[in-house]
RNA sequence: UGAGUGAACCGUCUUGUCGCUCCGGUAUUUACCGGAGAGGAAAGUCCGGACACCACAGAGCAGUAUAGCGGAUAACCUCCGUCCACCGUAAGGUGAGGACCAGUGGCACAGAAACCAAGUACAGUUCGGCUGUAGUGAAAAGGCUAAACUCUAUACGGUGCAAUGCCAAAUAAACCCGCGUUAUAAGAUUGGCUCGGUCGAGCGGGAGGGUAGGCAGCUAAAGAUAAUCGGUAACAAUUAUCGCAGAUAAAUGACAAGACUUGACAGAAUCCGGCUUAUAGGUUCACUCAAUUU
RNA sequence: GGCGAGGUAGCUCAGACGGUUAGAGCGUCGGAUUCAUAACCCGGAGGUCGCGGGUUCAAUUCCCGCCCUCGCUA
Numbered sequence: 001u002g003a004g005u006g007a008a009c010c011g012u013c014u015u016g017u018c019g020c021u022c023c024g025g026u027a028u029u030u031a032c033c034g035g036a037g038a039g040g041a042a043a044g045u046c047c048g049g050a051c052a053c054c055a056c057a058g059a060g061c062a063g064u065a066u067a068g069c070g071g072a073u074a075a076c077c078u079c080c081g082u083c084c085a086c087c088g089u090a091a092g093g094u095g096a097g098g099a100c101c102a103g104u105g106g107c108a109c110a111g112a113a114a115c116c117a118a119g120u121a122c123a124g125u126u127c128g129g130c131u132g133u134a135g136u137g138a139a140a141a142g143g144c145u146a147a148a149c150u151c152u153a154u155a156c157g158g159u160g161c162a163a164u165g166c167c168a169a170a171u172a173a174a175c176c177c178g179c180g181u182u183a184u185a186a187g188a189u190u191g192g193c194u195c196g197g198u199c200g201a202g203c204g205g206g207a208g209g210g211u212a213g214g215c216a217g218c219u220a221a222a223g224a225u226a227a228u229c230g231g232u233a234a235c236a237a238u239u240a241u242c243g244c245a246g247a248u249a250a251a252u253g254a255c256a257a258g259a260c261u262u263g264a265c266a267g268a269a270u271c272c273g274g275c276u277u278a279u280a281g282g283u284u285c286a287c288u289c290a291a292u293u294u
Numbered sequence: 295g296g297c298g299a300g301g302u303a304g305c306u307c308a309g310a311c312g313g314u315u316a317g318a319g320c321g322u323c324g325g326a327u328u329c330a331u332a333a334c335c336c337g338g339a340g341g342u343c344g345c346g347g348g349u350u351c352a353a354u355u356c357c358c359g360c361c362c363u364c365g366c367u368a
Stems, first nucleotide, its partner, number of pairs: 001290010012259007020037007039265001043276002046274005051160004058195004063156005068082005083097001084095004098151002103149002105145003120134005164216004175206005187199003223242006230235001260263001295367007304320004313351001322338004344360005
């Protein structure tokens, strides 16, 4: 210098004016002042949890998921370390990597014959349908296949904040059909079945009517940053500092001026840890290979 | 917001147990029939099995990730 590998980070900025959402204060009814206001993926909803309710979650069957070994974690289809296999010149990358001596199934094409085996050609022979050779990717007291059924081990109850609780408002406790009413009881008890337990006088369907507002849940949490210490690492401990969106038709914008490299993917909706996917351009660190120069 | 189902020919659907050329009906094209058209009859064409990757000797089928469509839910 060129080609590459693995990590981490940034991802338009500055000023002014006018707005929007939330919080605090003043004023006291709509104004003023101050503060805060999207992301690395807020996305897909693919895993795992927290939280809430159903009996704090029962028994059995069915079903689903995971799969070398060890560790991390609240937990994991996550992460870290390591062994093995494969790919790469290398740095490094990828792996659903338990078990076909429990049972069942499958083995295309080629080949005479392919999975309870059957049996072709040639040669040998102690004549036993015995032995050897050929042929095909594999020819039998033998293989391959579990991202085939299955077995083993481990884990898993269900539903999701439209969960759930409270307040307010409103009403049709009417009409039609079916089932049931003191029990061997309809039905409910959270979306597979059976049982058990609990509740049980109403339940299911049709057509139709009413209401569809507010509060809590809601953001201080497995929190963020820094330092020290333990550990190969994931991670953990201690101390200090910080206050960092909470809307409900749903805020985070518009205009003006300036700068440069002319700005990608994209917008929170209960909250976290991951994975996956999208992403113009730029920065930093470590390492590998090749060539050249000293 | 949350939760499910599906994608195969122009249209509507089979196939799913991995293994021949992925089939059926309608449509379409050609022929035959008819004075002509339709129907009937004969023959043909037409497929990225939504896209990408993996497992496997072999994938529409099994597994994973995306994309699209539809449905349920106060």
The prediction has a mean pLDDT of 78. Two RNAs folded together computationally: RNase P RNA and transfer RNA, 368 nucleotides in total. It holds a member of the Rfam family "Bacterial RNase P class A". From the family's description: Ribonuclease P (RNase P) is a ubiquitous endoribonuclease, found in archaea, bacteria and eukarya as well as chloroplasts and mitochondria.